[in-house]
RNA sequence: CAUGAAGGCAACUAGGGUUCCGGCCUCGCACGAGGCGACUGGUCCGAGGGUUGCCGGCCCGACAGGGCUGCACCGGCGGGACAAAAGCCCGGGAGGA
Numbered sequence: 001c002a003u004g005a006a007g008g009c010a011a012c013u014a015g016g017g018u019u020c021c022g023g024c025c026u027c028g029c030a031c032g033a034g035g036c037g038a039c040u041g042g043u044c045c046g047a048g049g050g051u052u053g054c055c056g057g058c059c060c061g062a063c064a065g066g067g068c069u070g071c072a073c074c075g076g077c078g079g080g081a082c083a084a085a086a087g088c089c090c091g092g093g094a095g096g097a
Base pairs, nucleotide, nucleotide: 007055008054009053010052011051012050015045016044020042021041022039023036024035025034026033027032056069057068058067059066060065071092073096074095078090079089080088
C1' cells in the first nucleotide's frame, strides 16, 4: 500500500421526526376545514462500535450435553428512504488517533 473476513433475525432502549390518533390555536350552527412537533404523549422509524434473546457457526464429547461466538477510540461534509427526521442506509465510509 492492497485484498479478505469480522454472520442472521427478533424484542427493547438511547435517539428521531410528524403520515395517522390525541392535544393546542383559528374558522364554523354543526359535519368539518386549516395551522402548530421550540406539543408531554399513542401508532410509526430506530443503533457495526447500546441491552437482551433465538438461530447459525466453531470447539469438546460415545451420547446426553457443554464451552466459545473475539476486536472495533473519535468520526465529518454530503447524499438517500419513508409523511418526515434520526445514532436508520451510503458507513467497521472519508478523515483522524

This is a predicted structure of a 97-nucleotide RNA (Guanidine-I riboswitch aptamer) from a Pseudomonadota bacterium. The sequence was found by an Rfam model in a public genome assembly. Its Rfam family is "Guanidine-I riboswitch aptamer". Rfam describes the family as follows. This family represents a conserved RNA structure found upstream of the ykkC and yxkD genes in Bacillus subtilis and related genes in other bacteria. The function of this family is unclear although it has been suggested that it may function to switch on efflux pumps and detoxification systems in response to harmful environmental molecules. The organism belongs to Pseudomonadota, within Bacteria. Its mean pLDDT, the model's own confidence on a scale to 100, is 84.